[in-house]
RNA sequence: CCAAUAAGGAUAGCGCCUGAUCUGGCAACAGAUGACGAGGAAAGAGCUUAUCGAAAUUUUCGGCGGAUGGCUCUAGGGACUGCACUCUACAAGCAAACACAAAUCACAUUGAAAAAUGUCCACAAACCGUUUGCCGCGCAGAUA
Numbered sequence: 001c002c003a004a005u006a007a008g009g010a011u012a013g014c015g016c017c018u019g020a021u022c023u024g025g026c027a028a029c030a031g032a033u034g035a036c037g038a039g040g041a042a043a044g045a046g047c048u049u050a051u052c053g054a055a056a057u058u059u060u061c062g063g064c065g066g067a068u069g070g071c072u073c074u075a076g077g078g079a080c081u082g083c084a085c086u087c088u089a090c091a092a093g094c095a096a097a098c099a100c101a102a103a104u105c106a107c108a109u110u111g112a113a114a115a116a117u118g119u120c121c122a123c124a125a126a127c128c129g130u131u132u133g134c135c136g137c138g139c140a141g142a143u144a
Stems, first nucleotide, its partner, number of pairs: 001009002014065004019061001020033005036053003043074006075088004080141004093134006106119005
C1' cells in the first nucleotide's frame, strides 16, 4: 500500500510529478514518459549528494519523498576479564576458479496516438554464494 482496519498479499534502484519532453486537440484541456537489471537488513541512535555494471547520437533530463549503503557511538562474535585489532549472527583475512541479469532488439496484444503489457534470444560488473588453496588469532591478567 491492496484487501473489509479480517484472512491473505505486495513493497525499496523503489514510489511520486508542480518543471520538462512527447501524443491528441484551434484552444480549453485530456493523456503518456519520467532508471534496465544485479546486489544489499542482528539491533538502537546520530550524520551522510547511498553500491555495481548494462543500454544510450535521446529526458536513464529536472525535482520531491523513501531506502537494506557508508561513517561514528552503543550492542554482539573472535574460550573468560581489560586493551588493541577485526568482523556482524554462516560474525579474522587473502587469492583463484565456477555460478548468476534485465532493459535494449524482435514478435504478439491493447490503444486514435504518445505509449503500455506479455513472450523469446544474447551479453555485465561489484558484492555475496559455492569449491579449492594460503594464512592469522596479539598484549596484560585470571582460572585449569